A computed fold for a 90-nucleotide RNA from an Actinomycetota bacterium, annotated as Glycine riboswitch aptamer.
RNA sequence: UGAUCCCGGGUGGGAGAGACCUGGUCCGCCAGGCGCCGAAGGGGCAAUCUCCCCGACAACCUCUCAGGCAUGCAGGACCACCCGGGAGAG
Numbered sequence: 001u002g003a004u005c006c007c008g009g010g011u012g013g014g015a016g017a018g019a020c021c022u023g024g025u026c027c028g029c030c031a032g033g034c035g036c037c038g039a040a041g042g043g044g045c046a047a048u049c050u051c052c053c054c055g056a057c058a059a060c061c062u063c064u065c066a067g068g069c070a071u072g073c074a075g076g077a078c079c080a081c082c083c084g085g086g087a088g089a090g
Stems, first nucleotide, its partner, number of pairs: 001090001004087010018034001020033005035069003041065001042063003048056002
C1' cells in the first nucleotide's frame, strides 16, 4: 500500500398476512376471540465432522414461542454506498 472478511453506526431500497368480530373508549387507542404471515429475535433438522457412539453443525427450509396482519408511524432478513474499529492474502 492492499483484494477480502468481521463488528458497530448512518443513508437509500425493502415483502407477506382480516379496513375481521365483540366490548370498552379520552376516537389516540386498549382488551378478548377467531383467521392468517415470515424477512427482527428464538427453537428444530440434512449433508459433513467424530472413536461413525455421544455430540458439534446451515438456511430465505421448517415451527410460529415472540413479533406482525388498511393508510401512516415504527419494525424488518437482505442489498448498495459511506464512516469508524479489528484481522489481513498479495

Its mean pLDDT, the model's own confidence on a scale to 100, is 78. It was read from a public genome assembly, where an Rfam model found it. Rfam family: Glycine riboswitch aptamer. Rfam's curators write: This family represents the bacterial glycine riboswitch.